This is a predicted structure of an 81-nucleotide RNA (c-di-GMP-I riboswitch aptamer) from a Frankiaceae bacterium. The sequence was found by an Rfam model in a public genome assembly. The organism belongs to Frankiaceae, within Bacteria.
RNA sequence: GCCAAGCAAGGGCACACCCGUCGUAAGGCGGGGUCGCAAAGCUACGGGACCCGGACACCCUGGGUCAGCCGAGCUGCCUCG
Numbered sequence: 001g002c003c004a005a006g007c008a009a010g011g012g013c014a015c016a017c018c019c020g021u022c023g024u025a026a027g028g029c030g031g032g033g034u035c036g037c038a039a040a041g042c043u044a045c046g047g048g049a050c051c052c053g054g055a056c057a058c059c060c061u062g063g064g065u066c067a068g069c070c071g072a073g074c075u076g077c078c079u080c081g
Base pairs, nucleotide, nucleotide: 005079006078012037013036017032018031019030020029021028022027035068041074042073043072045071046070047069048066049065050064051063052062053061054060
């Protein structure tokens, strides 16, 4: 240095909920908060879920949201062993 792994240490992020704000909505952003997370860092590529339209018996179809739903891709701190 690299691979695997995740015990420790230093730390990091921030579910639900509350307030403000943007959005028709799903949901996003900021502050508080702290359920959890070894990638809970980034990416909408595949699947899935959700929202708004169209069509519609079903199937389908256009746009959007979710990375803390799963998979995949990229990147990364530390090192008891």